SAM riboswitch aptamer (S box leader) from Salipaludibacillus neizhouensis, 120 nucleotides, folded computationally. It matches the Rfam family "SAM riboswitch aptamer (S box leader)". Rfam links the family to the GO term regulation of gene expression. The coordinates come from a structure-prediction model, not an experiment, and the mean pLDDT is 76. Taxonomically the source falls in Salipaludibacillus (Bacteria, Bacillati, Caryophanales, Bacillaceae).

């Protein structure tokens, strides 16, 4: 870097330290930031992997299931919307009416992206 699988709705710094202008992936919005951004340390959250304990089942034994713990490997600790396609509704416009067009709301699936584990 590519592929596969799972998750992306919960939780965790508004009084920590260093730092000194950017940040929220991308684009457009909309926001955060000298009342201190990124980054580093510390602290915390979570439970993907590993580990440990208990429960159940099978079994010669182990693995595969569930619950819990949190010393290890990662991750995370402002809050969002839209992006592509379909459906429903509302409003405006057009029409004799339907259709069509535009905007908005709701909704279904997907793309992109993020994290973990595995494979190449």
């Nucleotide at each position: 870097c590519u592929c596969u699988u799972a998750u992306c709705c919960u939780g965790a710094g508004u009084a920590g330290g260093c730092g000194g202008a950017g940040g929220g992936a991308c684009a457009g919005g909309c926001c955060c930031g000298a009342c201190g951004a990124a980054g580093c340390c510390c602290a915390g959250c979570a439970a993907c992997c590993a580990u440990c304990a208990c429960c159940a089942c099978u079994g010669u034994a182990a693995a595969a299931g569930g619950u819990g713990a949190a010393c290890g490997g990662u991750g995370c600790u402002a809050a969002c919307c839209u992006g592509c396609a379909g459906g429903a509704c509302a409003u405006a416009u057009c029409u004799a009416a339907c259709c069509g067009u535009a905007u908005g709301u709701c909704u279904u699936g997907g793309u992109c992206g993020a994290u973990a584990a595995g494979a190449g």